[in-house]
RNA sequence: AACACCCGGCCGGGAGAGCUUCCAACGCAGCCAGCGUUGGGGCGCCGAAGGAGCAACCUCCCCGGAAUCUCUCAGGCCAACGGACCGACCGGGUGUG
Numbered sequence: 001a002a003c004a005c006c007c008g009g010c011c012g013g014g015a016g017a018g019c020u021u022c023c024a025a026c027g028c029a030g031c032c033a034g035c036g037u038u039g040g041g042g043c044g045c046c047g048a049a050g051g052a053g054c055a056a057c058c059u060c061c062c063c064g065g066a067a068u069c070u071c072u073c074a075g076g077c078c079a080a081c082g083g084a085c086c087g088a089c090c091g092g093g094u095g096u097g
Base pairs, nucleotide, nucleotide: 002096003095004094005093006092007091008090009089011087012086013085018043020042021041022040023039024038025037026036027035028034044077045076046075050073051071052070053069057065058064
């Protein structure tokens, strides 16, 4: 040099589930009714931030690790944002050499 793995930066891709109900504030409407926006609560729901549990596996037991499985604490349920994960490029580290 090259290859493998890990980490960081940047770019691209990237799923699911409520336009439900109640209340409050504000706006439109002369008042009410009604409509819209924002926030909060209830009910229902999702699984791909994070978190927890576990199967296979790590030669066997314990411990520990551990999935796209399970839970749903947290998060989310128009779009946007976010998003596990995948890929390109750049930089760094470890190993082989």

The RNA shown here (Glycine riboswitch aptamer) has 97 nucleotides and comes from an Actinomycetes bacterium. NCBI's taxonomy places the organism under Bacteria, Bacillati, Actinomycetota, Actinomycetes. The sequence was found by an Rfam model in a public genome assembly. The coordinates come from a structure-prediction model, not an experiment, and the mean pLDDT is 76. Of the family's consensus pairs, 90% are formed in the model. Rfam family: Glycine riboswitch aptamer. Rfam links the family to the GO term glycine biosynthetic process. From the family's description: This family represents the bacterial glycine riboswitch. Glycine riboswitches usually consist of two metabolite-binding aptamers domains with similar structures in tandem.